Context: one part of a larger RNA
């Protein structure tokens, strides 16, 4: 000199954009952060004279594995890069093809009954489905056996074909001419939906080469491989059994300490050193250790289960809890914020849509924490006023500085107009398209609705220089000398060092420097 997620101390006008628990991965009061679908289903309650809405306990789908927050472990295929999957899986979502047939048992919820102090649970009755079971078809799927044909670095992939064996589905809401029907309906047509296959696309999972801390006052360490057979989606000692000795090591095994990796950041002419806060991408964790379950995906942050510490509620029998989500709060600390506001935008989650939910996120508060801009007046103005400082007593400097003249209104206050961020969706009109059809659905056009921030952001008026300056230095390093006051005193000090009666080094005047800051410490280069 730059840097800083910084802290103090002295001071502080305004705005923009960023940025704010770095220490206890210590403890938690409170509200909130994951819900939605009645166009799966019976059922209650409700408003209407009906037609017909609307609400929701449950059962059933989907979602809850995403979004968010942290950095305790982890030296490790965890990151990072470059490959491998002929060893793999993938819900939604995209495209192709095919198909959706017939019956059946249950249960919650509702009802009675009973337990308990709560959480809660038990018996009994009975009812629904896109719950759940069975059965029917059904291959290009699996699996067996055989035949051919292409290609690869291997193990082997890919594909053509006979033969046998296994495996599936759900129905929900619109319109409607003709034909059946007393009607619902059936049939027929759209959309959504189930099921198989086969394609992609998104995502995971597994390996592998090379890179990635410190100690040798850590010198040896322990499995390693074949073969069956289990698991697993899927390779493997992943697990068993049995069999052989093997296998890493001075190019550091193996033990210890540290310690989240990268993109980047600071720093430096480079090379290189330091770092990994915000923002991205991966990993890892959810009160402490363990373990499954669902499920396309978790061994699962606001799911279950078992221990264990801690809190809490109790009727002492026996229960509840987990803020490393936004806020907040106590404690520790030199130190780190609003118990705000809205889904208006941009993203998720469910819906056929209105919509419904998001403490993601927008937005808005505090904090000179950073950086960036601006202001605190501009022009004139000499008798160089007073006055302060000095002084050789003649002056000299504070100094065009003040006063006083003129002039401006940024910033603030006052009025008064006022954005953009919004385009969609869905609904309403037109025209296409599709079709027995003026439904319905698709597409395209128009016109029309929506804003938290907000009466903000800018614009225009008005008055009035009016609302705004300091900090730290001055003995060399180092820009800044001199006068008073003090007298090894009271003081400074990053080094060397100043103070003991003429201290440029203490304190005060006056100078220098930077400035809404400055200065001080810590650190890193």
């Nucleotide at each position: 000199g730059a840097g800083u997620g910084a802290a103090c101390g002295c001071u502080g006008g305004c705005g923009g954009c960023g940025u704010g628990g770095a220490u206890u991965a210590g403890g938690c009061a409170u509200g909130c952060a994951a819900g939605u679908c009645g166009a799966g289903c019976g059922a209650u309650c409700u408003c209407g004279c009906a037609a017909g809405g609307g609400a929701u306990a449950g059962c059933g789908g989907c979602g809850a594995a995403c979004g968010g927050g942290u950095g305790a472990g982890g030296a490790a295929c965890a990151c990072g890069u470059a490959a491998a999957u002929a060893a793999u899986c993938u819900u939604c979502c995209c495209c192709c093809u095919a198909u959706c047939c017939g019956g059946a048992c249950a249960u919650a919820g509702c009802c009675c009954u009973a337990u308990g102090a709560a959480a809660a649970u038990a018996g009994g009755g009975g009812u629904a489905a896109u719950a759940u079971c069975c059965g029917a078809u059904g291959a290009c799927a699996c699996c067996a056996u055989g035949a051919g044909c292409u290609c690869u670095c291997a193990u082997g992939a890919g594909u053509u074909u006979a033969u046998g064996u296994u495996u599936a589905a759900a129905g929900a809401c619109g319109g409607g001419g003709a034909c059946c029907g007393c009607a619902a309906g059936g049939c027929c047509u759209g959309u959504c939906g189930a099921u198989a296959a086969g394609g992609g696309a998104u995502g995971a999972g597994u390996u592998u080469g090379c890179g990635u801390a410190g100690c040798a006052u850590c010198a040896g360490c322990u499995u390693u491989g074949g073969u069956a057979g289990g698991g697993u989606a899927a390779u493997g000692g992943c697990c068993u059994a049995c069999c052989a000795a093997g296998g890493c090591u001075a190019a550091g095994a193996c033990g210890c300490u540290u310690a989240g990796c990268u993109g980047g950041u600071c720093u430096g002419a480079g090379a290189g050193g330091a770092u990994g806060g915000u923002c991205a991408g991966c990993c890892a964790c959810a009160c402490u250790g363990g373990g499954a379950c669902u499920g396309a995906g978790a061994c699962a942050c606001u799911g279950c289960c078992c221990a264990g510490a801690c809190u809490c509620c109790u009727a002492c029998g026996g229960g509840a809890g987990g803020c490393u989500g936004c806020a907040g709060u106590c404690g520790a600390g030199a130190a780190u914020c609003u118990u705000u506001a809205g889904c208006a935008a941009u993203g998720g989650g469910c819906g056929a849509a209105a919509g419904c939910c998001u403490g993601a996120c927008u937005a808005u508060g505090c904090g000179a924490c950073g950086c960036c801009g601006c202001g605190u007046g501009a022009g004139g103005g000499a008798u160089g006023a007073a006055g302060g400082a000095u002084u050789u007593c003649g002056g000299u400097u504070c100094g065009u500085a003040a006063a006083c003249c003129u002039c401006u209104u940024u910033u603030g206050g006052c009025a008064g107009g006022g954005a953009a961020g919004a385009a969609a969706a869905a609904g309403u009109u037109g025209c296409a398209u599709c079709u027995a059809a003026c439904a319905c659905a698709u597409g395209c056009a128009a016109a029309a609705c929506u804003g938290a921030c907000g009466g903000u952001a800018c614009c225009u008026g008005c008055a009035g220089a009016a609302u705004a300056a300091g900090c730290c230095a001055c003995g060399g390093c180092u820009a800044a000398c001199u006068c008073c006051g003090u007298g090894c005193c009271a003081g400074c000090a990053g080094c060397c060092g100043c103070g003991g009666u003429a201290a440029u080094a203490c304190g005060g005047a006056g100078u220098g420097g930077c400035u809404a800051g400055c200065g001080u410490u810590a650190c890193u280069c």
The part of an RNA shown here (small-subunit ribosomal RNA, 5' domain) has 525 nucleotides and comes from a metagenome. RNAcentral holds the full RNA, with entries from SILVA. Rfam family: Bacterial small subunit ribosomal RNA.